[in-house]
RNA sequence: AUUUGAAAAAGGCAAACUUGACGAAAGUCAAGGACGCAAAGCCACGAGGCUAAAGCUAUCAGCUAUGCCGGUCGGGUUGCCAAA
Numbered sequence: 001a002u003u004u005g006a007a008a009a010a011g012g013c014a015a016a017c018u019u020g021a022c023g024a025a026a027g028u029c030a031a032g033g034a035c036g037c038a039a040a041g042c043c044a045c046g047a048g049g050c051u052a053a054a055g056c057u058a059u060c061a062g063c064u065a066u067g068c069c070g071g072u073c074g075g076g077u078u079g080c081c082a083a084a
Stems, first nucleotide, its partner, number of pairs: 002084004012037002017032006035071001041077003045074003048069003055063003
């Protein structure tokens, strides 16, 4: 430096759910909590998904992201330990 994650060590993150706060919602944040995770670190760049306040329309509704999701996949970038 490259590849890999069988075993091990040091640590790390934290799903569902509960409570509180913010938000129109999706969802986010904090605390508790662990289903899992070797990038479940970071970046909305591509795909995909969620919501639809405002706006528009053929207005019991539909369309639409300027709002979101990185724990859906890809891409970019950084990185711990170990093995080869």
A computed fold for an 84-nucleotide RNA, annotated as c-di-GMP-I riboswitch aptamer.
The sequence was found by an Rfam model in a public genome assembly.
The coordinates come from a structure-prediction model, not an experiment, and the mean pLDDT is 86.